This is a predicted structure of an 85-nucleotide RNA (c-di-GMP-I riboswitch aptamer) from a Candidatus Fermentithermobacillaceae bacterium. The sequence was found by an Rfam model in a public genome assembly. Taxonomically the source falls in Candidatus Fermentithermobacillaceae (Bacteria, Bacillati, Candidatus Fermentithermobacillia, Candidatus Fermentithermobacillales).
Formats: sequence, C1' cells, structure tokens
RNA sequence: CACCGAUAAAGGCAAAGUCGCUGAAAAGCGGCGGCGCAAAACUACAGGGCCUAAACCCAAGAGGGCAUGGCAGCCAGUUGCCGAA
Repeated sequence: CACCGAUAAAGGCAAAGUCGCUGAAAAGCGGCGGCGCAAAACUACAGGGCCUAAACCCAAGAGGGCAUGGCAGCCAGUUGCCGAA
C1' cells in the first nucleotide's frame, strides 16, 4: 500500500412504526423510535434497475401510455474513519 473486517477503540448513520409539515402520488423534511449498516457518506437524462403518474397523449368509456417527479438502505461509480487476525 492492497485485500480483509474483531463481541477492539473513538465516533457516525437510522428501517418499520408513529406524530407534524410539504406533495397529485411516489416520496421528502423534522420529532419520537431502532431494524440494521464499514461506506446506510456523496452521485439520479447523458450506467443498469425500481416506484409514482399531476400535466400531457390515446380511448365512447372503463382504462392505457408517458418523467419533466422520486428512490443511493437494489446493483454500480466516486471519496473516506479505525485496525486485530
């Protein structure tokens, strides 16, 4: 230095649920909470994937399509703390 990841040290994040706010929704933000996480940090047209469908388009209608809306705690990319075997 690289791989690797302890019942190590010091810290960190925070799933479901729930309350409030925003939003058409997906979802986001804040409080409580704590399932878990060594990248659960950052990156979302210009890698893949997933969710939603307001507006718009199609349809006689039921309904269907569509991201310009989201998800990084799905994979991926980038950066990075500590340190035994």